[in-house]
This is a predicted structure of a 96-nucleotide RNA (c-di-GMP-I-GGC riboswitch aptamer) from Chloroflexi bacterium RBG_16_68_14. It was read from a public genome assembly, where an Rfam model found it. The prediction has a mean pLDDT of 86. Its Rfam family is "c-di-GMP-I-GGC riboswitch aptamer". Its family is annotated with cyclic-di-GMP binding in the Gene Ontology.
RNA sequence: GCCGAUAAGGGCAAACCCUUCGAAAGAGGGGGGCGCAAUGCCACGGGCCUACCGCUCGAUACCCGCCAGAGAGCGACGGUCGCCGGGCUGCCGAAA
Numbered sequence: 001g002c003c004g005a006u007a008a009g010g011g012c013a014a015a016c017c018c019u020u021c022g023a024a025a026g027a028g029g030g031g032g033g034c035g036c037a038a039u040g041c042c043a044c045g046g047g048c049c050u051a052c053c054g055c056u057c058g059a060u061a062c063c064c065g066c067c068a069g070a071g072a073g074c075g076a077c078g079g080u081c082g083c084c085g086g087g088c089u090g091c092c093g094a095a096a
Stems, first nucleotide, its partner, number of pairs: 003093002011036002016031006034082001040088003044085003047080003053075005060068001
């Protein structure tokens, strides 16, 4: 350097519950503990999630025009690093 023990000492922490922020996805704090040897950090590439907003369509029972508009589709500049890849950094040391 690579690698990762039924090692040692520790660390983080999913779901779920309470609370705060947010339109939402989600995030912060408290409890909790499924997991994690980079589950430490960075949204850089892909994936995935969301759609306040923008664009398009558009139910709304004669027709036309204007306005409104449930709903639908599409779109990150919003998220997610505990989806994969990449970048940066790091504790311990059995075996091979």